The RNA shown here (Glycine riboswitch aptamer) has 82 nucleotides and comes from Sciscionella marina. RNAcentral records the identical sequence in 2 taxa. It matches the Rfam family "Glycine riboswitch aptamer". From the family's description: This family represents the bacterial glycine riboswitch. The RNAcentral record of the sequence draws on MGnify.

[in-house]
RNA sequence: GUGCGGGAGAGUUCGGCCGGUCCGCCGGUCGGCGCCGAAGGAGCAAAUCCUCCCCGGAACCUCUCAGGCCGCAGGACCGCGC
Numbered sequence: 001g002u003g004c005g006g007g008a009g010a011g012u013u014c015g016g017c018c019g020g021u022c023c024g025c026c027g028g029u030c031g032g033c034g035c036c037g038a039a040g041g042a043g044c045a046a047a048u049c050c051u052c053c054c055c056g057g058a059a060c061c062u063c064u065c066a067g068g069c070c071g072c073a074g075g076a077c078c079g080c081g082c
Stems, first nucleotide, its partner, number of pairs: 001082006011033001013032008034069003040065001041063003048056001
């Protein structure tokens, strides 16, 4: 890297418009407020050197740009095979 399996969190919120309808509702989209972090992205400490300075210096830590908040999909990471 690839195949299979496992894999969390947060509104199934409010309103407009459109479509479907078994007329109960459902879906899409735009916007409002609220939230999540484990795709990606961004940020940084110590160790690190003979001494000092500079540079470098990870993450499931932090930020939430992106992404996500019924389900599906996605999914860091883990297990097994190649």